[in-house]
Context: one part of a larger RNA
Parts: sequence; structure tokens; C1' cells
RNA sequence: GAUGAACGCUGGCGGCAGGCUUAAUACAUGCAAGUCGAACGGUAACAUGAUAGUAGCAAUACUAUUGAUGACGAGUGGCGGACGGGUGCGUAACGCGUAUGCAACCUACCUGUAACCGGGACAAAACGUUGAGAAAUUGGCGCUAAUAUCCCAUGAAGAAAUUAGGAGGCAUCUUUUGAUUUUUAAAGAUUUAUUGGUUAUGGAUGGGCAUGCGUAUCAUUAGAUAGUUGGUAAGGUAACGGCUUACCAAGUCGACGAUGAUUAGGGGUUCUGAGAGGAAGGUCCCCCACACUGGAACUGAGACACGGUCCAGACUCCUACGGGAGGCAGCAGUAGGGAAUAUUGGGCAAUGGGAGCAAUCCUGACCCAGCCAUGCCGCGUGCAGGAAUAAGGUCCUAUGGAUUUUAAACUGCUUUUAUUUUAGAGUAAACGCGGGGACGAGUUCCCUGUUUGAGAGUAUAGAAUGAAUAAGCAUCGGCUAACUCCGUGCCAGCAGCCGCGGUAAUACGGGGGAUGCAAGCGUUAUCC
Repeated sequence: GAUGAACGCUGGCGGCAGGCUUAAUACAUGCAAGUCGAACGGUAACAUGAUAGUAGCAAUACUAUUGAUGACGAGUGGCGGACGGGUGCGUAACGCGUAUGCAACCUACCUGUAACCGGGACAAAACGUUGAGAAAUUGGCGCUAAUAUCCCAUGAAGAAAUUAGGAGGCAUCUUUUGAUUUUUAAAGAUUUAUUGGUUAUGGAUGGGCAUGCGUAUCAUUAGAUAGUUGGUAAGGUAACGGCUUACCAAGUCGACGAUGAUUAGGGGUUCUGAGAGGAAGGUCCCCCACACUGGAACUGAGACACGGUCCAGACUCCUACGGGAGGCAGCAGUAGGGAAUAUUGGGCAAUGGGAGCAAUCCUGACCCAGCCAUGCCGCGUGCAGGAAUAAGGUCCUAUGGAUUUUAAACUGCUUUUAUUUUAGAGUAAACGCGGGGACGAGUUCCCUGUUUGAGAGUAUAGAAUGAAUAAGCAUCGGCUAACUCCGUGCCAGCAGCCGCGGUAAUACGGGGGAUGCAAGCGUUAUCC
């Protein structure tokens, strides 16, 4: 000098940041991922209409039926739940950083280009019915729609095989032109403007893999290795590869530190330092790993998946004892641990994300508010005048003097802040709806009106009142700025080092005074 700090004493305000460093311990409760009726059959609830009936003179009310309409519970289907958010257990590794390569690869949504979208079929939810079970859940039978599923057709620019040339390179090869054979598509919706679907090939984005170099400590760890090292063949993968398997060979790594052990997420950065260097990796950003512990795959463009599935284990809960349910290292919150770390808050107004044509819905991401002097920065606690230099305190060489002290009182002034009161933002641009205009005539562009604020009656501004509402902490032997008196008497105690205290202690305790910093000041811990 620094800190994600803690402790002691003290404490007025604001802005901006930060806030479980320990138990990756266990978790009550609520919320954190849904959405689409413009894919579908439908109608549990709400509302509207229609029809019928009842009451009534009628208006109307009530009841029943009806998906007809707005909508919509549950269900089929699509897209999204692989993002966003958390944590640092593991990992000394191509994990990360940096630089390359892929002639060895994939990529939903978005986007460019070229083409196509014909016909048919079978189911199974929901539903009905009937069972089992305490429940979770689940069985049988029957009916049904689709952008669900399946079959046929069409089709090459695709894929596979064979083959004939051309061009190029980076070794295996790559690319292009042609021929033959085999094989593979699709789905509709609607407001008639579109939108969606299928195939192929580019782009973009995101990923996968490989390689050079760098990346902690211990040699009181010296040998390690059998899928081990290489080859052939096959399998597997999006893809290369002992990735896996069979066979063959006997290799491969190592004092330029293998193997083993210990510790540890890495980086941008941060702290310190003149620098070289050393230390750290919290907040923010990038990458990685993990999601009660261990294992496994399914679905999917993408996961071996935090709020999905299955198995095993530990733990907790429910149970009718037969069997079931759960996973906060999401946001709050609880217990525990600890020196120590916050609210079971508001809102989707903004930014961003998912779904949807859209309206809109969802969003503990995010934006805000709350708590904490935890830090940094800023402001204030008044300003000017005022001497009997008062009283009191303290000290002394003591009728007196010094100091506290221009300090106070008192006079004048100011009002940041405070209190009361009045006004009151910016953050809002859009989308949508209405009107108008432009041209290349489009679900296009431009102009205009209207609509939308959680924070918040907040920030800020004005007025009134009145010095009014606001100072402590540590130190004073030297290092080191600041000195005396009393008490104590190697006691009580102090102390970072040197050291102080045994009767004149500037070093202990108290008083007075002084010095330093200041809403903080000291102490402790850690790093340079």
C1' cells in the first nucleotide's frame, strides 16, 4: 500500500459498488419453463347467441339442450425445456491460454439459390365402459382427428457401387465432366394476402477433433507400461484414431524428470513493486467441470440432460405394511458450521430470452426496492466579529504567572444539511390500432395521432423555520508527530522491536494538556 474481511469503541447524510472465503452439509414453504386453438379431435370451467320449457300482461328471470361463437381444463401434435441462472467437487489434463490444421467432421432456428408438394392406409390418446390399488399409479374392451404414424407414386442437382476422361495438390488424395445400375421426399393451415412442408447446394452462427509452445510442489517418488507401442482386417462414430475386437510383430515412455504422491478449476485480469518480479484468481467477461453419490442409455439438430428417464446406494418423508414420493451448487428463506456475509420484497415499465402471424403469455434472467460504515468517492456538523484573556480545571520558581482561551458568553450573518410544505421529471422507443404520404406497389418504407412506468410522488426544483439535527477514535520513551502532575513501587501492569516498572516512571493506571486521522479510528489476519 492492499482486502469479498472480522473484532473493539463510536456513528449525521448521499452517490456508486460489494455482501457464506467455513459444511459440493441437510433442507420446511413459495416461486425460478413454458407456449401455440393460424396443426388436431374436442368442450371440464366462464361468457355470448340460438332453440325449447316454466313464471309473468310485458320487460325479464330461471331450467334444459346445442361447440353455433368468444375462448379454453385435460389430451394428441409442434417448438422450447442442451439457453438463461448456480457452484468450484473433480481435474496437473490438449483442461486452460496462445498459434495453427481438418484433403477426417456435424450444425435446429436464421439467410441466399434451384426445384417439388400427387394418391392412399392403419392405429392410438382424449372419450365411453368395466376392473385393480390406501395412494402413486395402472389393466381389459370399444369409438375417433391431425402438420402424429405408415405405404405407394414422381424425382436428381443427392447417397452408394462400377467405369471413361480432364484439372489440381498436401502423403493418404481432392475436384470436375460423362455413362450404367441401385436407392431415398413431402402437410397442411388460414382472414386468400400469405405461411408452413420436402429435396439439394451455399452462407452465417454454434460446436467436434488433432497439433506446436506455455501452464504448481516433492527425486527423502527411478524405473513405468499388455490394448501397452505399431501393423493388417473388421466393427463403431458426424468424423480421424487401439475408440473397440481378432490376428501378427515387440515395441512405447523416462534425469530435457517418465511413473507415483501432494495441492489446485484455467485465463482476461486484480494487488504490490521504479522495474524485473512476487502474490491472488471474490465481483464482471471467456473457457472447462459438476448437479444427493455412482453407473447407464433414451429422445433430439444439439444432452449422456440442475428443476427428464432407468438401475444401484445413502438419507428424508407418506403408507391401509402390499408399496410409493423426494433431491435449493436457481431466487428468497430455515437449521447447522463459523470470527463472519442480506428480504420467504416489487415489476415484466426497460434490456434480453422461449412460444405464437399477432394480440399476448411465461421469464427469482433482468430492472428496481429492502438490510449492512463492507469499501471507494462526495458533503456536513457552521461563518465573521468578540478580552474582564471571566469562573472552574491543570501546572509552576506561587500576594503572582502560564495554559485550557477567541475558546465560550454576546453581536451580526448564512441555511448545504434537517423539518414542514408546493410543484414534479428523464428512463418510452416501439408493438398494436386510426389517419395521411412515397415509390421499385410490398403484411414495404416514411410522417402523424393514440397507448404503455415497477421503481415513485422517487430524483430534482421552489418556499418557510431556525445554528437550529450531527464527533469520535487512537496515540504522546526512541523508531514516530505529540509532556506534565498524581497514584503505584520488579507489584499492578505495558510492549511491534529496543525495552519500561525494585519511592522523584514523559514507557504502568488516572487527571490536565498536546499530536494524528476523522464518520470513522484502532486491533487482528493475509499478500506485496